[in-house]
RNA sequence: ACUCCGGUUGAUCCUGCCGGCGGGCACCGCUAUGGGAGUUCGCUUAAGACAUGCGAGUCGAGAGGUGCAAGACCUCGGCGGACGGCUCAGUAACACGCGGAUAAUCUGCCCUCGGGUGGAGAAUAAUCUCGGGAAACUGAGGAUAAUGCUCCAUAGACCUGGGAUGCUGGAACGCUUCCAGGUCGAAAGCUCCGGCGCCCGAGGAUGGGUCUGCGGCCUAUCAGCUUGUAGGGGGUUUUCAAGACCCCCUAGGCUUCGACGGGUACGGGCUAUGGGAGUAGUCGCCCGGAGAUGGAUUCUGAGACACGAAUCCAGGCCCUACGGGGCGCAGCAGUCGCGAAAACUCCGCAAUGUGGGCAACCACGACGGGGGAACUCCCAGUGCGAACACUUUGUGUUCGCUGUUCUCGCGCCUAAAAAGCACGAGAAGUAAGGGCCGGGUAAGACGGGUGCCAGCCGCCGCGGUAAUACCCGCGGCCCGAGUGGUGCUCAUUAUUAUUGAGUCUAAAACGUCCGUAGCCGGUCGGGUAGAUUCCUGGGUAAAUCCAACCGCUCAACGGUUGGAACUCCGGGGAGACCGCCUGACUAGGGACCGGGAGAGGCGCGAGGUACUCCUGGGGUAGGGGUAAAAUCCUGUAAUCCUGGGAGGACCACCAGUGGCGAAGGCGUCGCGCUAGAACGGAUCCGACGGUCAGGGACGAAGCCCAGGGGCGCAAACGGGAUUAGAUACCCCGGUAGUCCUGGGUGUAAACGCUGCAGGCUUGGUGUCGGGGGUCCUACGGGGGCGCCCGGUGCCGGAGCGAAGGUGUUAAGCCUGCUACUUGGGGAGUACGGUCGCAAGACUGAAACUUAAAGGAAUUGGCGGGGGAGCACCGCAACGGGAGGAGCGUGCGGUUCAAUUGGAUUCAACGCCGGAAAACUCACCGGGGGCGACCCUUGCAUGAAGGCCAGGCUGAUGACCUUGCUUGAUUUUGGGAGAGGUGGUGCAUGGCCGUCGUCAGUUCGUACCGUAAGGCGUUCUGUUAAGUCAGAUAACGAACGAGACCCUCGCCCUUAGUUGCUAGUUCGUCCUCCGGGACGGGCGCACACUAAGGGGACCGCUGGCGCUAAGUCAGAGGAAGGAGAGGUCAACGGUAGGUCCGUAUGCCCCGAAUCUCCCGGGCAACACGCGCGCUACAAAGGACGGGACAAUGGGCUCCGACCCCGAAAGGGGAGGGCAAUCCCGAAACCCGUUCGUAGUUCGGACUGAGGGCUGUAACCCGCCCUCACGAAGAUGGAUUCCGUAGUAAUCGCGUGUCAACAUCACGCGGUGAAUAUGCCCCUGCUCCUUGCACACACCGCCCGUCAAGCCACCCGAGUUGAGCCUGAGUGAUGGUGUCGUUCUUGCGGCGCUAGAACUUAGGUUCAGCAAGGAGGGCUAAGUCGUAACAAGGUAUCUGUAGGGGAACCUGCAGAUGGAUCACCUCCU
Repeated sequence: ACUCCGGUUGAUCCUGCCGGCGGGCACCGCUAUGGGAGUUCGCUUAAGACAUGCGAGUCGAGAGGUGCAAGACCUCGGCGGACGGCUCAGUAACACGCGGAUAAUCUGCCCUCGGGUGGAGAAUAAUCUCGGGAAACUGAGGAUAAUGCUCCAUAGACCUGGGAUGCUGGAACGCUUCCAGGUCGAAAGCUCCGGCGCCCGAGGAUGGGUCUGCGGCCUAUCAGCUUGUAGGGGGUUUUCAAGACCCCCUAGGCUUCGACGGGUACGGGCUAUGGGAGUAGUCGCCCGGAGAUGGAUUCUGAGACACGAAUCCAGGCCCUACGGGGCGCAGCAGUCGCGAAAACUCCGCAAUGUGGGCAACCACGACGGGGGAACUCCCAGUGCGAACACUUUGUGUUCGCUGUUCUCGCGCCUAAAAAGCACGAGAAGUAAGGGCCGGGUAAGACGGGUGCCAGCCGCCGCGGUAAUACCCGCGGCCCGAGUGGUGCUCAUUAUUAUUGAGUCUAAAACGUCCGUAGCCGGUCGGGUAGAUUCCUGGGUAAAUCCAACCGCUCAACGGUUGGAACUCCGGGGAGACCGCCUGACUAGGGACCGGGAGAGGCGCGAGGUACUCCUGGGGUAGGGGUAAAAUCCUGUAAUCCUGGGAGGACCACCAGUGGCGAAGGCGUCGCGCUAGAACGGAUCCGACGGUCAGGGACGAAGCCCAGGGGCGCAAACGGGAUUAGAUACCCCGGUAGUCCUGGGUGUAAACGCUGCAGGCUUGGUGUCGGGGGUCCUACGGGGGCGCCCGGUGCCGGAGCGAAGGUGUUAAGCCUGCUACUUGGGGAGUACGGUCGCAAGACUGAAACUUAAAGGAAUUGGCGGGGGAGCACCGCAACGGGAGGAGCGUGCGGUUCAAUUGGAUUCAACGCCGGAAAACUCACCGGGGGCGACCCUUGCAUGAAGGCCAGGCUGAUGACCUUGCUUGAUUUUGGGAGAGGUGGUGCAUGGCCGUCGUCAGUUCGUACCGUAAGGCGUUCUGUUAAGUCAGAUAACGAACGAGACCCUCGCCCUUAGUUGCUAGUUCGUCCUCCGGGACGGGCGCACACUAAGGGGACCGCUGGCGCUAAGUCAGAGGAAGGAGAGGUCAACGGUAGGUCCGUAUGCCCCGAAUCUCCCGGGCAACACGCGCGCUACAAAGGACGGGACAAUGGGCUCCGACCCCGAAAGGGGAGGGCAAUCCCGAAACCCGUUCGUAGUUCGGACUGAGGGCUGUAACCCGCCCUCACGAAGAUGGAUUCCGUAGUAAUCGCGUGUCAACAUCACGCGGUGAAUAUGCCCCUGCUCCUUGCACACACCGCCCGUCAAGCCACCCGAGUUGAGCCUGAGUGAUGGUGUCGUUCUUGCGGCGCUAGAACUUAGGUUCAGCAAGGAGGGCUAAGUCGUAACAAGGUAUCUGUAGGGGAACCUGCAGAUGGAUCACCUCCU
């Protein structure tokens, strides 16, 4: 010091990456009041190029000269221009850092000590004279001085040889000293008289040189490098040491502890970040190094190989009189260029410091100071109060206060200013922005615009008409003189893991073993002190950092004192542990012995069945093959039976989650050779061990080479099928190959997807091998039980794990060693290297792209997975239909001015109650009308309306002309409305369909699981049912089912009008005298009506079942197992249907998409479909006669009854607002006829006449009569309905309605057949299983091809750059020698070093490139369907062949395969 958050999913837990929140640096956008401080400001790109000015002078107390003077100028001379300042190109190196060495060294100026400063000489500059030249500059002659130069002397220094004493030291080669010899060989003056200098020696200080231990980048797709290389002897060079260089000799030296090569890079103190370990950086300040356009060389000097020195070459620029010359800002300013990116051609030597000088002083773009910059850090401000007003936080107005800041004045400060500080005056005046507001992440469900557009977005994601996400406005949030963006970087990140991760399935254990280096290592002693640890000394420059105190008003900043830390060097102590040395031991390991086990390996030999072929015999028409076929074989005799022979491959049963082996792998029998393991042992050795980078060996199948062999099988290939196609699956053939020998390849799902070794940690139960024990025994090589060791399985505890799971054979707890991983793709690809005959193997990237990819488990859904159950919208059995015909009706299509619109599998299609003549009406054609309210305009000189006539028109005072009438109810334009069957059912409410004639859907508590979730709701039996019972980590409960409710069926009670009329009574009529009909009363018995009860519950008996639930049969009963039918009907799904019933958001139209009128259309018609009606006839048609309902409806209505009409219908009309009156059956029965035919069936179509409704039947109604008399003779594939008062059949009522029913909803009449089951088809429910699906299989998804974009690879070549090597030319330097000259010098020759240039070759890198190859990405392109379910041929791996493509096939392997059955094993 320790934080997390968003993103893979329907949801969950993981793995994992991406992104966000923090800090720092650079640049950019918008914005900006003041002050202070600072080691900030062309580092990044161009160590690119530079105009101009400045940046190093000083000394008159060294000397000569010029000059009136001034030390003003010229020159010689001294010291300094090797510092300071700038930059970071090069450099991976003793360059840097820390520590050493110098016994191998130098050091001007400075300090200390000792000694000295004698003599002599020759030149030369300025100047003078004369020349050359454009200039730069330069030549000749003459003169002269010095602290300039030379010679001699002395002191002295150095070298060589020999000797001696001591000293220092780790070690003498050092020092000291003596002798001998040799070499070199000092000095300078000036003066202001104080002094400043000069020379020699020694020492010091300072600053260098050289050497060295250790430390700090990447790369092995760089593994070998090296010939001055490594060393020695002797020289040369140098301040010194040295292969630094040369001659000779030796053949070494470096390297996996990474040489050599490549890339990158100045190094450090430090800086950023972080808790730290680290990681990244190193611009500025300090230290060190290096460089000064690129390179080379040199002089002077103490010091340079010299930024503002020289010479030369190269490239660049400039001047030129063309002959020659000049320049080098990586100093300060400044310019151009480059770029995203960086200041004034300022002032001053006042301070600090440096150089010179005795000093005064001079000089200094070092430095000090100012200017510019939102460079960093720090401090502060943009006001305060009262009253009033407004809508509150608050804002505005007025008044008052204050004065940081601002303006003005003055003083101090300053080199000079500015700033600052102090004082005074004025004045709230002069001072707030940036980003954001969907989540992460603080802040809008505000308005407008936009409409997958424009745009936003770090990530997730917004935008397709209601955007909290884009663009504005308003409001809000955060920070604030700043705030945001981009890039890099640290942290987040335990996503590089030393601290501190992992590898069964997520990425990751080498296929296996042996083994080298390395790493690690048993028990007990003794020693040592390498490592370790403690103490101590030194060092770790300053700055930086930390602490305390102090100074600027505070702070930043600065000062003083103290301190920490990494690392290093020295001294001392400790001795447990690690190491080392030594001694001992036996528990690890090895050896040996014993009897057993085994498909361990190799070789040789033997055998067996099957198969194929050949041959003999028998035998005859087929065989073979498949889902079905065909290709194929067969009359030259197949298949089949049988005798004989040949050949190659293989080794059934035994056979076993049995055995052996390191793995791959190994299976008939015998023999030989050979290896390993287990057990047992009173044997031996004595840590000999473990693991293992490189390395080596082995290594299935396939493939390759050579030679054999070849029965069967079988890639490729040929043919037949299948199919839309079928380069496949299936079939018939068939070659490599499969087999053997000898080589090669070296890979697999080489898997337990689990590295090796050791130790420790509960158990149960099998099995194999060995050894003990005990019991039985048939005494056999027998059997049972238990124990120990070793192997091999299963189950399971703790623990572990994301979970699945694992669990003494660990995936537990520890130790050692190795290999490997770090998001997905690109890619195991490219390039390079090694190996291989090839195929290819091993090693193994990047650009680019992407927000996920992935693991385990959960819930669903799905499966051409499994199991169980259920359903007449499933099957089976049966009955009747549809599909064929005509017609009705709806739909599609087509047509049309319009044929309005909706509904489209079940769940659209006689549906929208939708039977549209107008209306309806939404469509089409034509013509009219309408604006509440406001503004504007016109109008009493008359707006608008009404009307006669004429015109226009299909028609109309609609409009126009003229006239009359009325009198403000208004005209034009703009807004805003009414209205809209206009749009959106994917914005909605409501209602409805459907899953569902289903039996499901949940909750509370508890329990299980990290969680999603599970359990309950599962299992067994049962049920119509999640119905009930039993079992059960569940126990209860809710919705649904059931029950309740309604109707019908039986009985009872109550009630009796408008119902009933048995009985009884009265009246009238008829009579075959038995009686009957009608009407009225009593009555309510029956029926009916409508209210209430009863009744049925597996209650009883028996069987089955568990003594259950229940089920089967029976009895009784009107009814029997839900008595029949209905109503109601879950959580939800279906973006199901309806905006055209109504309601309703938004959008649109608004004098037309509103509204009215007339006409048309919805009714069209080559055609297709659905649902119906009528039929095809005799169980029928026709005619005549006869009988029996219920539900319902009725005043613009039902209409008895009467009359007219052939009928439809018409004219009258009692009754009825209804148990009162009215509407009312048909099939059926009886009789006659028809006689199997396109009919006396069938009735379409058509003609004529008539009727009804209605304003109106032409488009386009219904009915009646007559006539006409079509198709049709029982209907293909297929399909629908129905299980009893059902189907079938018969009619009736109602709805709609002026009229029109083959429709819908109801009603009754007649009234069957078959099944009493099943899950095959279609579906539904439950359980289970697989899944890459979750928009949920109408899912997902692969590859080729086509199009566009992007980056990379190969590429004939081409261009350029760097480096290396060879050759040539060669500035210049060194050296030897010769010549010349008075000398400096010059020239020739030889040797040597050598920049630069030319050329040749090599290597690396970069650019371009015809063409080629693959890859990635890109809403809706093409072809197929490979994968995910048993994905419809299980998938995948290796390998080989083939193919448009996914892929297919062969061989071997894996399970990471579903399903059923069997065997074995375990619990």

Predicted 3D model of a 1467-nucleotide RNA (small-subunit ribosomal RNA) from a Thermoplasmata archaeon. The sequence was found in a public genome assembly. Rfam family: Archaeal small subunit ribosomal RNA.